This is a predicted structure of a 273-nucleotide part of an RNA (large-subunit ribosomal RNA, domain VI) from a Candidatus Dojkabacteria bacterium. Its Rfam family is "Bacterial large subunit ribosomal RNA". Gene Ontology terms of the family: structural constituent of ribosome and ribosome. Model confidence (mean pLDDT): 83 of 100.
Context: one part of a larger RNA
RNA sequence: CGUUGGAUAUCUGAGAAGGUUUACCCCUAGUACGAAAGGAUCGGGGUGAGCCAACCUCUGGUGCACCAGUUGUUCCGCCAGGAGCAUCGCUGGGUAGCCAAGUUGGUACGAGAUAAGCGCUGAAAGCAUAUAAGCACGAAGCUCACUUCAAGAUUAGGUGUCCUUUUACCUGCUUGCAGGUAAUGAAGAUCUGUCGUAGACUACGACGUUGAUAGGCUUUAGGUAUAAGCAUAGCAAUAUGUUUAGCCGAGAAUGUACUAAUCGAUCAAAAAG
Numbered sequence: 001c002g003u004u005g006g007a008u009a010u011c012u013g014a015g016a017a018g019g020u021u022u023a024c025c026c027c028u029a030g031u032a033c034g035a036a037a038g039g040a041u042c043g044g045g046g047u048g049a050g051c052c053a054a055c056c057u058c059u060g061g062u063g064c065a066c067c068a069g070u071u072g073u074u075c076c077g078c079c080a081g082g083a084g085c086a087u088c089g090c091u092g093g094g095u096a097g098c099c100a101a102g103u104u105g106g107u108a109c110g111a112g113a114u115a116a117g118c119g120c121u122g123a124a125a126g127c128a129u130a131u132a133a134g135c136a137c138g139a140a141g142c143u144c145a146c147u148u149c150a151a152g153a154u155u156a157g158g159u160g161u162c163c164u165u166u167u168a169c170c171u172g173c174u175u176g177c178a179g180g181u182a183a184u185g186a187a188g189a190u191c192u193g194u195c196g197u198a199g200a201c202u203a204c205g206a207c208g209u210u211g212a213u214a215g216g217c218u219u220u221a222g223g224u225a226u227a228a229g230c231a232u233a234g235c236a237a238u239a240u241g242u243u244u245a246g247c248c249g250a251g252a253a254u255g256u257a258c259u260a261a262u263c264g265a266u267c268a269a270a271a272a273g
Base pairs, nucleotide, nucleotide: 001152005163006162007161008160009159010158011157015149016148017147018146021049022048023047024046025045026044027043033038050107051106052105053104054103055102059100060099061098062097066093067092068091069090070089071086072085073084074083075082076081110144111143112142117137119135120134166183167182168181169180170179171178172177173176188267189266190265191264192208193207194206195205196204213260214259215258216256217255218253219252220251222248223247224246229242230241231240232239233238
């Protein structure tokens, strides 16, 4: 821009793409078969491998503004307690998130038409013949089925809901219509602000005081591992008690408007009947 008024939500599916892999074990059954050795088809069940997807409950990895320990040095006047630098100084742990080696699921059942192939009936050709007429089977392959996209499918689809048919002026004539200009500014959208289940940007999604969108605060999950100060014991290092303390990023709350989402602006119509 188109889809023949403008929006919003939802659906159909012409068409397109992807996937559709495989091993072993058990039962049937030591049966059919076979002199024996050996040893099934069909059917049923189970365990895996590969591949794909999702997720973080578990097992773990990471987790550079979390916690603790610790070395050297400088500084805070000194002690104590801390801060800076040294690969995040080093070491031990670790929430959320992300991740796999972890967990879960899928790779299913089936239908139709067929290939090679197996047939039924059956003439030409009194026989024979699966074929000439007719009829029935038959594959991981084909068409469906499964997953994803999909009405620019210009044949531009369907359905629900919302908004409008206004006012003034000019020109023309068929005198109530046509064209034009201006105004009004609906539904809805955008800008803008707080954000994340989204994300390079954009887009997408949630919310904007008729508010829990983010931060803060409160409570809590969880992490670290028992703070400082004081007291006691010891010459002291240190230990014990107060103290499962103190501190804490991302987690949760149908907890809480304390802070910030204030106030606003722009685009957008009057088509048919």